[in-house]
RNA sequence: AGAGUUUGAUCCUGGCUCAGGAUGAACGCUAGCGGCAGGCUUAACACAUGCAAGUCGAGGGGCAGCGCGAGUAGCAAUACUUGGCGGCGACCGGCGCAAGGGUGCGUAACGCGUGAGCAACAUGCCCGUAUCAGGGGGAUAAUCCAGGGAAACUUGGUCUAAUACCCCAUAGUAAUCUUAGGAGGCAUCUUUUAGGAUUAAAACUGAGGUGGUAUAAGAUGGGCAUGCGUCUGAUUAGGUAGUUGGUGAGGUAACGGCUCACCAAGCCGACGAUCAGUAGGGGUUCUGAGAGGAUUACCCCCCACACUGGUACUGAGACACGGACCAGACUCCUACGGGAGGCAGCAGUGAGGAAUAUUGGUCAAUGGCCGGAAGGCUGAACCAGCCAUCCCGCGUGCAGGAUGACGGCCCUAUGGGUUGUAAACUGCUUUUGUAUGGGAGCAAUAAGGUCUUCGUGAAGGCCGAUGAGAGUACCAUACGAAUAAGCACCGGCUAACUCCGUGCCAGCAGCCGCGGUAAUACGGAGGGUGCAAGCGUUAUCCGGAUUUAUUGGGCGUAAAGGGUGCGUAGGCGGUUUAUUAAGUCUAUGGUGAAAGUGCGGGGCUCAACCCCGAUACUGCCAUUGAUACUGUAUAGCUGGAAUAUGGUUGCUGUGGGUGGAAUGUGUGGUGUAGCGGUGAAAUGCUUAGAUAUCACACAGAAUAUCAAUUGCGAAGGCAGCUCACAAAGCCAUUAUUGACGCUGAGGCACGAAAGUGUGGGGAUCAAACAGGAUUAGAUACCCUGGUAGUCCACACCGUAAACGAUGAUAACUCGCUGUCGGCGAUAAACAGUCGGUAGCCAAGCGAAAGCGAUAAGUUAUCCACCUGGGGAGUACGACCGCAAGGUUGAAACUCAAAGGAAUUGACGGGGGCCCGCACAAGCGGAGGAACAUGUGGUUUAAUUCGAUGAUACGCGAGGAACCUUACCCGGGCUCGAACGGUGCAUGAAUAAUUCAGAGAUGGAUUAGUACUUCGAUGGCCGUAUCGAGGUGCUGCAUGGUUGUCGUCAGCUCGUGCCGUGAGGUGUCGGCUUAAGUGCCAUAACGAGCGCAACCCUUGUCGUUAGUUGCCAUCAAGUAAUGUUGGGGACUCUAGCGAGACUGCCACCGUAAGGUGUGAGGAAGGGGGGGAUGGCGUCAAAUCAGCACGGCCCUUACGUCCGGGGCGACACACGUGUUACAAUGGUAGGUACAGAGGGGCGCUAUCCAGCGAUGGAGUGCGAAUCUCAAAAACCUAUCUCAGUUCGGAUCGGAGUCUGCAACUCGACUCCGUGAAGUUGGAUUCGCUAGUAAUCGCGCAUCAGCCAUGGCGCGGUGAAUACGUUCCCGGGCCUUGUACACACCGCCCGUCA
Repeated sequence: AGAGUUUGAUCCUGGCUCAGGAUGAACGCUAGCGGCAGGCUUAACACAUGCAAGUCGAGGGGCAGCGCGAGUAGCAAUACUUGGCGGCGACCGGCGCAAGGGUGCGUAACGCGUGAGCAACAUGCCCGUAUCAGGGGGAUAAUCCAGGGAAACUUGGUCUAAUACCCCAUAGUAAUCUUAGGAGGCAUCUUUUAGGAUUAAAACUGAGGUGGUAUAAGAUGGGCAUGCGUCUGAUUAGGUAGUUGGUGAGGUAACGGCUCACCAAGCCGACGAUCAGUAGGGGUUCUGAGAGGAUUACCCCCCACACUGGUACUGAGACACGGACCAGACUCCUACGGGAGGCAGCAGUGAGGAAUAUUGGUCAAUGGCCGGAAGGCUGAACCAGCCAUCCCGCGUGCAGGAUGACGGCCCUAUGGGUUGUAAACUGCUUUUGUAUGGGAGCAAUAAGGUCUUCGUGAAGGCCGAUGAGAGUACCAUACGAAUAAGCACCGGCUAACUCCGUGCCAGCAGCCGCGGUAAUACGGAGGGUGCAAGCGUUAUCCGGAUUUAUUGGGCGUAAAGGGUGCGUAGGCGGUUUAUUAAGUCUAUGGUGAAAGUGCGGGGCUCAACCCCGAUACUGCCAUUGAUACUGUAUAGCUGGAAUAUGGUUGCUGUGGGUGGAAUGUGUGGUGUAGCGGUGAAAUGCUUAGAUAUCACACAGAAUAUCAAUUGCGAAGGCAGCUCACAAAGCCAUUAUUGACGCUGAGGCACGAAAGUGUGGGGAUCAAACAGGAUUAGAUACCCUGGUAGUCCACACCGUAAACGAUGAUAACUCGCUGUCGGCGAUAAACAGUCGGUAGCCAAGCGAAAGCGAUAAGUUAUCCACCUGGGGAGUACGACCGCAAGGUUGAAACUCAAAGGAAUUGACGGGGGCCCGCACAAGCGGAGGAACAUGUGGUUUAAUUCGAUGAUACGCGAGGAACCUUACCCGGGCUCGAACGGUGCAUGAAUAAUUCAGAGAUGGAUUAGUACUUCGAUGGCCGUAUCGAGGUGCUGCAUGGUUGUCGUCAGCUCGUGCCGUGAGGUGUCGGCUUAAGUGCCAUAACGAGCGCAACCCUUGUCGUUAGUUGCCAUCAAGUAAUGUUGGGGACUCUAGCGAGACUGCCACCGUAAGGUGUGAGGAAGGGGGGGAUGGCGUCAAAUCAGCACGGCCCUUACGUCCGGGGCGACACACGUGUUACAAUGGUAGGUACAGAGGGGCGCUAUCCAGCGAUGGAGUGCGAAUCUCAAAAACCUAUCUCAGUUCGGAUCGGAGUCUGCAACUCGACUCCGUGAAGUUGGAUUCGCUAGUAAUCGCGCAUCAGCCAUGGCGCGGUGAAUACGUUCCCGGGCCUUGUACACACCGCCCGUCA
């Protein structure tokens, strides 16, 4: 000293929370010792029992009890007598009991603190001054006698004493009162002088003394009054009748309405009276840098109280804790008639409570009371006991010791790391402990003795009994590491990390927040961190919090400027002179108790603790001095302010008059079928004549244009013209006054609209209301009507986003540009000046956006207001109001945020620009039918699993009859179906046959007798073992791969610059492009990944090379064919090159570039196609392709086999195929491809079969052979029909593949001949060699459910005006309370 928490991120505001310290604490776990402190915070609740205040015989009468002595009786024990002695119960008397000790109920007060006062008081004991004590009297308690009562207690009678009580005397220069004079002071008064009046006493004795009476003075402790300070509430604003004062009297120690009589009407209060609530106050204590805030336990001072309330008595002192009386409540005793009691003394008990100790010892010390003293009493005090309650100290060992042991834990695990020099082990020490022995200080003195000094007696020195604590502290010796470590925490804040368990469960949590199968946050363990005889938790206080801000905050938008003015109190106030010294400053004195804190010393071994000293106590009081500033009182000044004079301005106000336009209505005319209204309508009006139009009349309200960034006003507000009255501002002159000023709590006035009352008025518009629409509904928006109201007068209301969300006044602080009013000026010009009103900006300010001479800048004064969000401007109360309502204005509870400004995104049924088969324009489809295929659903023993909007659904699967296969049923195996290592064993391995069985498998027989370096080893089989195996789970633990946005044009970086920052700039703007493609501009300059290009293919040409390809020319040959010789011309093949670049021309443009039925060219502006996919999004898909972490199974979730299933079928969806026909079907004839495949293969050709195919057979590992075209074209036929369309379905017969076609293959032939006649809403693809249409090939593959997928070529269109709209996307901009980002957020109701 800060930190966490609002956000995707940022800055700010702002609350919440944490880290620190503290405690009379409590609770949890744990616990060795000592010292020093502390210990009912709650029920001032109730109390059993014991003790806490007595003492004096040197005051008295006496003598119950005890002891001694004496006497009597008795042998004695003993009994009796005896105040004679020591003493002494009870009694009279004295002193004490008013202290000490306890508690904090009450009290907001002169109670407390501090200062000053009493000329208004008293003070026992003490010190000290000084006087006196003469004489007398009457009682009474005890005792005794008699009585009452259960008891407590009490009544009557007799006797008696005193230091008890009373009377008389004495009293001066004593005291009190009083009269007169003098002096002094502060008003009452004080003092002095001279008179007068009144008032005292006690004795005891050991003869030393002690005591008594009156008195001056002191000291001590008190009483009273007073300045200042002393909690909260105004939702407590008025209180007070003995109240305030006076006179007189009483009362008191004393002043005083303290009490009373009379008189007056005061007194207190916004500087907070009164009332209510809470509370003992202070020194201090805790915290804090301080200022402050909180606190008042222990200790000290003061106060108050003593069961509750009241009262007095005694006394020096009390209205009295362990006294009295009365009343009350409660408890106890009782013989029911009556009595007793008061722990907030020390122990102790119950109760309450989270919680607080022993019914201990001693008067040894310190102190108190009594006493002459000895001494007695003392729960004050000193000690001990209990409690880790606080603080302090000590210990639980120290050194060495590595193969870093064992064990634990973790890991990438033949090993490593860590626990950890830790342990063991070796050496050492002995605080503590145990045992034994010694052993304090606290003790000073009393009585008494003795010595010294002075000398009736005192002071000092020495000696001299006495210790509760305690055989304690302390010391010595012996023994032996011996007797002694825990608690909390380990996600961030905050020091400290891993494993296991759990699986939004159990739980944690101070705040943020953890936990839904890999939790450093839960529980356990290992390890670590922190503190340590303690450690944590809880509670409370201060701090951090500048989060109540005096030090030290704010108020335009975060909470916060009153709606506006006038003005009271108050606060503040221009300039000069002189005054005073209240504030201020200075010096000195007094006080500020001690303890405590800080400082310097000292004593306990240290420390805590204790002692000493010097400070400090920031304060108050008094005195002295200073006079700048403020104040007071004084005289001036003119700059502030006001007034005067002259101009001027305006939608300024109040009242009156008046105009035109519009609207509505009425009357009359013209005129005819609609009008009106809306997005579209309807309600409504209209043939009884509307709307429209003309004329006249009436009514009420508002004042077009001018008009503006204008003007005026304090604000609200103010607009036709005009008159009257009133007010205000500004300017000029600088004449007058001479600080007269500013602000302004309360107060008063004004105050839009709506609303209220009374009375008018009522054209328009129009809450409520009615109807019509809209809608799921529509108590709304829209329409037709329509009443209050809107208008006037008077009176209320008193609020608004009453806003510039910005209080008033004054001063100061760059510039630029308009405009209004005045002055200056000849002027339309203009640099001036004053006052307003606007725009842009420097400095500065601000969290920023912004403000910026009209400040939100820099200062000064005054006022109002704020202190997290919600609850709530609500409730209650009070005031105001006719009411509506207004003003003032909480709390419980609840949340960790709420909020401001700005940033980046995303979004918008916001805007701008642009693109895309996105729409539009077209062509062809899907959706209807049948079938194929996939999916859902259902079914099933199983119908294995995955994929599910776009981006799943002819998808994984580019081949499910067995296998595949993962699913189901059944039968088997357990080193296992495969592979590697090691050990053992066999002699084989292997092949064939056969039996059982569904098969796997098992059994039997036969053949075999191997290789070899002849030890063995290797291979193989068997067996044992170590590693297996798992299409089991998690794609939300992952790698890799993929889909999609999207081939969309984007995504970023370096440096610089801007911004407090997130971020921005660059990447924006203009033009352009398919493109962030480029150009221009530019606080940016460059760069990277994407785009483009480079690559492949296709289109043209050239060149090189010609076999299996080709054949123009030459030759040969055939029935025919590049068949052959030959040739490279052409085609083609496949290498290398060329070619296209807006290069040229024209126009447009700064350029980039665009346009052109321009040229040239095979191709023209990206020539066509492909591969290539930036940063990222969807926790997108896949653990079943593969790989892989973790979890799970291990005679099974592994593995083998047979069979079944993945092919089920009411239904729904997707993708396709075939069709519905004549642009067609059928039959016959006749052409033309490309790209591929082919040896368990493709097959020419021939034969057989209607055919699938079979048989024979040739060529070809292929530019050579082969698979091998269809639509098209020609001819014929069918003639619009469920057909010569369509081919499903079914029956029959076959072919092929294959161990095997039943479930479940394809193909062929014959027969059968279903639906379907162009398909609802809706929807898909495509912009050219494209769509459409036609066939061909390939992969997989024994075969094939392929109508699928991937390729190939043949034939070959239509249309695009255009970008308003739908969908998707890009850029810029804007709004946002969204950021899981509009499938968002969020409000209300219900559960």
Small-subunit ribosomal RNA from an uncultured bacterium, 1391 nucleotides, folded computationally.